[in-house]
This record gives sequence, C1' cells and structure tokens, in this order.
RNA sequence: CGACAAAGGCAAACUCGUCGUGAGGCGAGGACGCAAAGCCAGGGGCCUCUUCGAGGUCGCCCAGUUACCGAA
Repeated sequence: CGACAAAGGCAAACUCGUCGUGAGGCGAGGACGCAAAGCCAGGGGCCUCUUCGAGGUCGCCCAGUUACCGAA
C1' cells in the first nucleotide's frame, strides 16, 4: 500500500431475551457491509439525562496502539 489471491475474521438493520431514566450495552438468531467494522472516549461530531455537570457512540471522523496475507 490493498489483489477477480489464500486462510480466516468481524457483524448493520431486524427479531427474541436481558440490563439501563435514557442514548445505548450484553447474549442468541440474522447479514447490510467491513483490509483493521481489532482495541482505545485523547480531540471533534452526533445522541441521552437527574442538563453548572454526568453519560453514550470507535460500523461518524481524526489521533494513538496491535495484527493475517504479500499480487500491483
């Protein structure tokens, strides 16, 4: 850096269960997609609440960090 390659991996919406005031989280099913759709809440965005503040989202972006393969 990202293949009409190889081995794999993750899992949107939705459904069921469960936790939470909530945004949402977790588990199971399920696949829209993903070369970091692994991790991380540091900066920004968006969202929630009991709105001086506290929280959520990394599959919104940036940054940090780790990783399989090796065509062009």

A computed fold for a 72-nucleotide RNA from a soil metagenome, annotated as c-di-GMP-I-GGC riboswitch aptamer. Its mean pLDDT, the model's own confidence on a scale to 100, is 90.